[in-house]
This is a predicted structure of a 96-nucleotide RNA (c-di-GMP-I riboswitch aptamer) from Paenibacillus sp. Root444D2. Its mean pLDDT, the model's own confidence on a scale to 100, is 85. The model forms 95% of the base pairs in the Rfam consensus.
RNA sequence: GUACGAUAAAGGCAAAACCACUGAAAAGUGGCGACGCAAAGCUAAAGGGACUAAAAUGGCAUCGAUGAAUGUCCAAAAUGUCAGCCAGCUACCGCC
Numbered sequence: 001g002u003a004c005g006a007u008a009a010a011g012g013c014a015a016a017a018c019c020a021c022u023g024a025a026a027a028g029u030g031g032c033g034a035c036g037c038a039a040a041g042c043u044a045a046a047g048g049g050a051c052u053a054a055a056a057u058g059g060c061a062u063c064g065a066u067g068a069a070u071g072u073c074c075a076a077a078a079u080g081u082c083a084g085c086c087a088g089c090u091a092c093c094g095c096c
Stems, first nucleotide, its partner, number of pairs: 001096001004094002012037002018031005035084001041089003047086002049082003057075003060071003063067001
């Protein structure tokens, strides 16, 4: 000491499934549980990418009611979400 990473030491995190709660959803939080991880630590207040589609908008359909109406519908839509996709920042140990 930016790089490198072992069947080392000490410690750490926790995918999916299931349960509870929150949310429109994506997803999140807690429990349980380990697929994995040398950054699976932090950053989504502005680099790329992915996911969702609530509001507003347009369309379509419906109607003793023609509306500032209604809708398990369609389009497009981030202001929502993801860092365990890349990225940025920081860090333990040492056959480095």